[in-house]
RNA sequence: GAGAGUUUGAUCCUGGCUCAGAAUGAACGCUGGCGGCAGGCCUAACACAUGCAAGUCGAACGAGAUCUUCGGAUACAGUGGCGGACGGGUGAGGAACACGUGGGAACCUGCCUUUUGGUACGGAAUAACGUUCGGAAACGGACGCUAAUACCGUAUAAGUCCUCUGAUCGUGGUGGUUGGAGGGGAAAGAUUUAUCGCCAAUAGAUGGGCCCGCGCUAGAUUAGAUAGUUGGUGGGGUAAUGGCCUACCAAGUCUACGAUCUAUAGCUGGUUUGAGAGGAUGAUCAGCCACACUGGGACUGAGACACGGCCCAGACUCCUACGGGAGGCAGCAGUGGGGAAUAUUGCACAAUGGGCGCAAGCCUGAUGCAGCGAUGCCGCGUGAGUGAAGAAGGCCUUAGGGUUGUAAAACUCUUUCAGAUGCGAAGAUAAUGACGGUAACAUCAGAAGAAGCUCCGGCUAACUCCGUGCCAGCAGCCGCGGUAAUACGGAGGGAGCUAGCGUUGUUCGGAAUUACUGGGCGUAAAGCGUACGUAGGCGGAUUAGUAAGUUAGGGGUGAAAUCCCAGGGCUCAACCCUGGAACUGCCUCUAAAACUGCUAGUCUAGAGAUCGAGAGAGGUGAGUGGAAUUCCUAGUGUAGAGGUGAAAUUCGUAGAUAUUAGGAGGAACACCAGUGGCGAAGGCGGCUCACUGGCUCGAUACUGACGCUGAGGUACGAAAGUGUGGGGAGCAAACAGGAUUAGAUACCCUGGUAGUCCACACCGUAAACGAUGAAUGCCAGUCGUCGGGUUGCAUGCAAUUCGGUGACACACCUAACGGAUUAAGCAUUCCGCCUGGGGAGUACGGUCGCAAGAUUAAAACUCAAAGGAAUUGACGGGGGCCCGCACAAGCGGUGGAGCAUGUGGUUUAAUUCGAAGCAACGCGCAGAACCUUACCAACCCUUGACAUACUCGUCGUCGCUCCAGAGAUGGAGCUUUCAGCUAGGCUGGACGAGAUACAGGUGCUGCAUGGCUGUCGUCAGCUCGUGUCGUGAGAUGUUCGGUUAAGUCCGGCAACGAGCGCAACCCACAUCCUUAGUUGCCAGCAGGUUAAGCUGGGCACUCUAGGGAAACUGCCCGUGAUAAGCGGGAGGAAGGCGGGGAUGACGCCAAGUCCUCAUGGCCCUUAUAGGUUGGUCUACACACGUGCUACAAUGGCAGUGACAAAGAGCUACAAUGGCAGUGAAAAUGGGUUAAUCCCAAAAAACUGUCUCAGUUCGGAUUGGGGUCUGCAACUCGACCCCAUGAAGUCGGAAUCGCUAGUAAUCGCGUAACAGCAUGACGCGGUGAAUACGUUCCCGGGCCUUGUACACACCGCCCGUCACACCAUGGGAGUUGGGUCUACCCGAAGGCCGUGCGCCAACCAGCAAUGGGGGCAGCGUUCGAAGGUGUGCUUCGCGAGGAGGACUAAGUCGUAACAAGGUAGCCGUAG
Repeated sequence: GAGAGUUUGAUCCUGGCUCAGAAUGAACGCUGGCGGCAGGCCUAACACAUGCAAGUCGAACGAGAUCUUCGGAUACAGUGGCGGACGGGUGAGGAACACGUGGGAACCUGCCUUUUGGUACGGAAUAACGUUCGGAAACGGACGCUAAUACCGUAUAAGUCCUCUGAUCGUGGUGGUUGGAGGGGAAAGAUUUAUCGCCAAUAGAUGGGCCCGCGCUAGAUUAGAUAGUUGGUGGGGUAAUGGCCUACCAAGUCUACGAUCUAUAGCUGGUUUGAGAGGAUGAUCAGCCACACUGGGACUGAGACACGGCCCAGACUCCUACGGGAGGCAGCAGUGGGGAAUAUUGCACAAUGGGCGCAAGCCUGAUGCAGCGAUGCCGCGUGAGUGAAGAAGGCCUUAGGGUUGUAAAACUCUUUCAGAUGCGAAGAUAAUGACGGUAACAUCAGAAGAAGCUCCGGCUAACUCCGUGCCAGCAGCCGCGGUAAUACGGAGGGAGCUAGCGUUGUUCGGAAUUACUGGGCGUAAAGCGUACGUAGGCGGAUUAGUAAGUUAGGGGUGAAAUCCCAGGGCUCAACCCUGGAACUGCCUCUAAAACUGCUAGUCUAGAGAUCGAGAGAGGUGAGUGGAAUUCCUAGUGUAGAGGUGAAAUUCGUAGAUAUUAGGAGGAACACCAGUGGCGAAGGCGGCUCACUGGCUCGAUACUGACGCUGAGGUACGAAAGUGUGGGGAGCAAACAGGAUUAGAUACCCUGGUAGUCCACACCGUAAACGAUGAAUGCCAGUCGUCGGGUUGCAUGCAAUUCGGUGACACACCUAACGGAUUAAGCAUUCCGCCUGGGGAGUACGGUCGCAAGAUUAAAACUCAAAGGAAUUGACGGGGGCCCGCACAAGCGGUGGAGCAUGUGGUUUAAUUCGAAGCAACGCGCAGAACCUUACCAACCCUUGACAUACUCGUCGUCGCUCCAGAGAUGGAGCUUUCAGCUAGGCUGGACGAGAUACAGGUGCUGCAUGGCUGUCGUCAGCUCGUGUCGUGAGAUGUUCGGUUAAGUCCGGCAACGAGCGCAACCCACAUCCUUAGUUGCCAGCAGGUUAAGCUGGGCACUCUAGGGAAACUGCCCGUGAUAAGCGGGAGGAAGGCGGGGAUGACGCCAAGUCCUCAUGGCCCUUAUAGGUUGGUCUACACACGUGCUACAAUGGCAGUGACAAAGAGCUACAAUGGCAGUGAAAAUGGGUUAAUCCCAAAAAACUGUCUCAGUUCGGAUUGGGGUCUGCAACUCGACCCCAUGAAGUCGGAAUCGCUAGUAAUCGCGUAACAGCAUGACGCGGUGAAUACGUUCCCGGGCCUUGUACACACCGCCCGUCACACCAUGGGAGUUGGGUCUACCCGAAGGCCGUGCGCCAACCAGCAAUGGGGGCAGCGUUCGAAGGUGUGCUUCGCGAGGAGGACUAAGUCGUAACAAGGUAGCCGUAG
């Protein structure tokens, strides 16, 4: 020392991305009251107009000027002195003794301090000035005059310096102390009565120069660099050491502990972040360095190679009379430019400092202040109290209310800040105040002048409405938006901060996500393919010494400021002051001696050695053996062989295949053979011999740590591949052909070349794997196996020990899987490697290679994941078990014909709408001529056809007639006159008119919903509680062995129980009993008819409808485990669920339905509502589904005539009789509100006939005529009669139903309905065949397995091509930059040489002149910039071409994930 979001259906882990914090020289957006303190060009070291930023001294000097009280005073150009090397700015360069820290010796130091000694005598010039000349100017030349603290000579020398030399002390020294001799060199005065100066020396202080240890960025895709380079000697040079420079000599020096090169960068105190260790940073303040337009150079000076000095070169700017000149804001202001961005051409020297001066003083853009800007930090304010009718308004609302909200208003107070007026400091202890009439204080008026910004899906505090509708937009990550958005925009409300708030950029943190503190490498990223071995790292026991590391104590240093602590000053705070602590570091002294190191000994446990045994596909070479394949020769033999899923290519009558014999040649070694052996790994297999490496065991009186690991390095290293030369039987990339296929450059087949084999030489990679580096020690066991030894009676066997090789398993470890003495456990040592996925093991560069290629190895860009293990499902052209009319075995159909009906399509004004694999399609529709009706056309209506409420009027309503009209409707007329009561135009009801709320909608959304329904499926499943196991998702139970129709039951079991399902309970059928007998029945008794339960009577039987009984594996045998159960049998009407129904678990399909109903939201409101007439839903080239009728003799027709069940019936079923009709039917209407009457005839059956034909089959179609229903039958009904008489002769591929009273076949009834049935729902009659069985097809259940699927295989997903966009490598070339090197040119300047020319000081000389010394000039050399050439390196641009990434719905295939349909993958070749 805090974490959170995000990979998944869920989980754990790994791992990245993102957020919350702090900071900022910041910028931008919105907003803005006051003050204090700080800070303010991070970019163009870009260019600069203008002003200022360094002067001062008359007590150094002369001249001229002004004033004068004549004493002098003042200012001043010039000479001279000091200062312009400080102060101020900037960070370009520099990777360096630049900086930091700590040391060192060979140095200098103006002004300052201390001490000592001195300050003597002379001389010659020169500026100013005057005259004159040149020039535009800048400025310069000549002549003449003059002064000094300017310059020169001489003297002197306490000391100093140089040379030589003596003595002494002493050693780590170029040492210390002290003498002697010789030589060299000084000085300046001024003013005045005391000071300031000057010279030489001494010591100090201050400042600086130089050297060294350590520290201080990245890159090895920079590995070698270096000729003044490294060292020495002599010389030069400097204040001083030194290759600093030079001549000569030697050949060194640096470097893997990273030289050289490249890129980047001022360093530090500090700042910021962090728990710390660290990381990032180097604004302001302070220390150091470097620079001053760019490059070079020196001069002066104590100090410079000099920001506001000089010379030269270059670029740029300015002036010019064109001849020449001038300049350098990275000083303060300011301007332009650049930029997201950074201020006033201010005041003052009052303070603090600096320069000069004796001083007064002068100068000072240092500094002190003010101005600008919320840039930051800190402080204050924008009011306080009371105040509920909880006002109005806003917003929301479930319409009640809630909220804004004590908030406002109102009342009562206060006046900080700002404003006004007055007074007025400290800063200065005498004078002097820019700030400044400032701070502070006092008084005054009035709540008066003063609040915004961001956010409200999660992270993350804060929620509703409206608008929008994958649009507009938001977004830090996850993500939001496709009509009910807490995520967009607005509003109301809320949260947070507040004169600010938010966004963006950057840094640290969180991130243990580079892990020193503090990570990892079996499968997540990660162990080199293996060994040997160099450097390095680490290292057994013991003794002594040492003191490098280590430890303790002391000393020095670690600047100040900052941070921290304590105190103090501004009203507080920020800020400032004082003191302390700290600065974790470096140096040094002393001490200790355990540990590490070092030195010297000793030891034997590590390692090695000797001897004796032993095992082995260890390696190399030579020889040799048999089986098999192929080929050749010969024989026998004849038509095929071969090959496959099936075929074909192929071989064969020129004799194959088959078979026999002989021969040739190459390669590989069956059985033995084994998680057996050997080897470092790759790898090694017939047998024999030769040579040879390693290993194990046993013994030992040997050596004495000789060891382990191992960066670079070296060697070995499967297969494929390469080179040269051989060899070549079989196999076999490429290739050819045949198949398969939509295609098939494949899988399969027939051939077949490299290659495979040998020798030599390369390559150096593999999923080179135990995906597990090497070594050492320690830590429970059990069972195998290989090699050796020992013991027991050594025969078999057992015990024990050492070394290998396996299986299981404890502790422990692990995310889990798993590992577990052969560790992935516990520890130590060394090496290698990893840091999200993709791009990419790729590009470029280097090295290696004959090549193929190998090795080393990035970035831009892009995504928010990629991944590991395990879990639950789902799926598999995975496995096991089981079931189902699922297949098979059967029977009958559909698909062909005609028609009916539904659908699609088409058509139409409309052909209303819905249903769409199974699970839409004789479905909604249990019945469209009008109505229905929702659609279309036309005509009408607008509070409406319908509901509630209000006002007014009427008292009814209703019914009827006439006119116009297609009708709705409009108009005219006739008739009749409500109810209750509390007696009130009170209540109810009806009608008309009016206005407003509203009505209405078969309009949309079944993906907003309820309800209902389909489906898997009447399949046997689906879950829960507690417990247990697992980090967890989850598991267990529910799995297992049997069994069942069944998660049905039994047994076992870390499970024990329970729920919804199964079964049972329910309904009707089958048997019997009982109760009750009318409308049912009639055995017996009686009557009676043509006949008839017709009648009396009866309830026995049938039947009806109530109740009960009965079936439970209950009994027997067998089987099974003695269970559950199963097989058989008995009895029984029925036997193992007796047959049939109703009953449908958790859920799946966003399944169906907003057009049954209900309902949210949206939409229409003289219309998308309502009414009416007519039309449409009935169309018709065609396609499909479901049916009916057939194709005939198991039949048609005609005739005869028996047996059902279940239903319906009053706007109904309708008998019977008679009348007319061929008939449909009509008229009449007995009976029946139904066990009574009726529909109602049951039909198949039986008999006769027809005799195989498009028929006496079949009935479509059409013509004519009718019946019925209905307002109406044209579009568009059903039926009847006559006539007509189509297709069709049993139906391709394919496909459906059915397991017993079933299929098939035959009729009957009902609903809705005026009428309309081949449909639907029911009823009975007749009444089969077959099931070996579960291999296969389909569907389902359980267990298991694999998975890259989870929208769950209708999944996922790969690659080319096409489109758009982005970044990148290569690229003919090309514009620049940097740098090395060679040569040319060579400014200023320095050294050296020369010095014809020129020269006041000194000397000689009477002078002329000479000497000494110097100057200009000239020459050599070095030398910046420039030029030429060859290289190296680097940023850009670049036609066309390459790969990559990304991009809702493009093309082609289907490579991977399941046995992914040829298991996959790795290396290599094609």

Predicted 3D model of a 1470-nucleotide RNA (small-subunit ribosomal RNA) from an uncultured prokaryote. Its mean pLDDT, the model's own confidence on a scale to 100, is 84. The sequence is in RNAcentral, with records from ENA. Its Rfam family is "Bacterial small subunit ribosomal RNA".